[in-house]
RNA sequence: GAUUUAUAAAGAAGUGGCGAGAGACAGGCUCUAUGACCCGCUGGCAACCAUCAAGCAAUUGAACGGUGCUAAUUCCUGUCCCCAAUAAAGGGGAAAAUAUAAAUA
Numbered sequence: 001g002a003u004u005u006a007u008a009a010a011g012a013a014g015u016g017g018c019g020a021g022a023g024a025c026a027g028g029c030u031c032u033a034u035g036a037c038c039c040g041c042u043g044g045c046a047a048c049c050a051u052c053a054a055g056c057a058a059u060u061g062a063a064c065g066g067u068g069c070u071a072a073u074u075c076c077u078g079u080c081c082c083c084a085a086u087a088a089a090g091g092g093g094a095a096a097a098u099a100u101a102a103a104u105a
Stems, first nucleotide, its partner, number of pairs: 002104007013042005021031003025078004043070003048066002051062004074097001079094005
């Protein structure tokens, strides 16, 4: 990297380094020399896996371990369907894509 399943409206910041773009892609919009993004450290959030506890079970709880996450709903929209409107604007559902986890070859 591929496939399958699950989840994605909640939650969680300080510091040191670097120095220009970053938010997957496109359009928008936003963040950024008052230093973003990224990297390190220390915290924290969460509860997918493992572990432990309760329970007949479903399930619930804990949070030392393995991951993950810690601006904006996955920042919004991208395809299809339904409703509304039609000068213009909107709302809902499903998918696709993306991200993460677990599993498989």
Predicted 3D model of a 105-nucleotide RNA (SAM riboswitch aptamer (S box leader)).
It was read from a public genome assembly, where an Rfam model found it.
The prediction has a mean pLDDT of 86.